Description:
c-di-GMP-I riboswitch aptamer from Pseudidiomarina terrestris, 93 nucleotides, folded computationally.
RNA sequence: GUUGAUAAAAGGCAAAAUCAUCGAAAGGUGAUGACGCAAAGUUACCUGUCUAAAGGCUGCUAUGCAAAAGCCCAUGAUCGAGGAACCACCACA
Numbered sequence: 001g002u003u004g005a006u007a008a009a010a011g012g013c014a015a016a017a018u019c020a021u022c023g024a025a026a027g028g029u030g031a032u033g034a035c036g037c038a039a040a041g042u043u044a045c046c047u048g049u050c051u052a053a054a055g056g057c058u059g060c061u062a063u064g065c066a067a068a069a070g071c072c073c074a075u076g077a078u079c080g081a082g083g084a085a086c087c088a089c090c091a092c093a
């Protein structure tokens, strides 16, 4: 320096749920809480996934009647979905 199967030491992060709050929603933030994680550290670059506010499309006997549903779409979100990039504790064998 590399590897992280296995063993230690020091630690770290924080799922679900609940409360509060932001948001159209997905989801985010804070507190409580630990399901788990050797990158469950950072970055929305590529892919996937989620949401659909705004926007567009959509009926008929057509200036009236009917309908308020459906479909498309990311510029929104997700790194505890995968890849990629960057940083990184300890280290017996």
Stems, first nucleotide, its partner, number of pairs: 004090001012037002017032006035080001041086003045083003048078003055072003059065002